The prediction has a mean pLDDT of 89. The RNA shown here (c-di-GMP-I riboswitch aptamer) has 81 nucleotides and comes from Gallionellales bacterium 39-52-133. The sequence was found by an Rfam model in a public genome assembly. Rfam family: c-di-GMP-I riboswitch aptamer. From the family's description: GEMM was predicted in a large-scale screen for bacterial structured RNA regulatory elements.
RNA sequence: GACCUUACUUGGCAAACCUGACGAAAGUCAGGGGCGCAAAGUUACCGGCCUAAGGGAAGCUAUGGCAGCGGGACUGCAGUA
Repeated sequence: GACCUUACUUGGCAAACCUGACGAAAGUCAGGGGCGCAAAGUUACCGGCCUAAGGGAAGCUAUGGCAGCGGGACUGCAGUA
């Protein structure tokens, strides 16, 4: 230095729910709150899932979302075995 997450340490993030705001919705942001997480840091590239304003006679449909669904890419802390 790499791999690794079996230790140790500093910590970090924040589910459901409640309040307020934005949004057609999915959902997002802020505050509270902690279910959990070794990347639950970033990224919509791939698969998947959610929503359907608009479009369409209807079936349906993403240009809207989900990174705490999985994979990939980039980056980061500790350093015993």